[in-house]
RNA sequence: GGGUCAUUAGCUCAGCCUGGCUAGAGCAACCGGCUCUUAACCGGUAGGUCAAGGGUUCAACUCCCUUAUGACCCG
Numbered sequence: 001g002g003g004u005c006a007u008u009a010g011c012u013c014a015g016c017c018u019g020g021c022u023a024g025a026g027c028a029a030c031c032g033g034c035u036c037u038u039a040a041c042c043g044g045u046a047g048g049u050c051a052a053g054g055g056u057u058c059a060a061c062u063c064c065c066u067u068a069u070g071a072c073c074c075g
Base pairs, nucleotide, nucleotide: 001074002073003072004071005070006069007068010027011026012025013024020058029045030044031043032042033041051067052066053065054064055063
């Protein structure tokens, strides 16, 4: 220098290929139930600039371009 992949909640990850409901799960946190108490178990609540910017579109986490960070491959 060229190429591929990843980036979504505090953590680990779905969803993207095929655009369309107010973006989800587990764990963690918080509240409650149960219990002598804790743990476990059960119920609930909150938590998001979908890495950043731009474009296409009636409509973008999703498609296109650029950038940032990380990993890998080629030279």
Description
Predicted 3D model of a 75-nucleotide RNA (transfer RNA) from an archaeon. The sequence was found in a public genome assembly. It matches the Rfam family "tRNA". Rfam classes the family as a transfer RNA. About the family: Transfer RNA (tRNA) molecules are approximately 80 nucleotides in length. The coordinates come from a structure-prediction model, not an experiment, and the mean pLDDT is 81.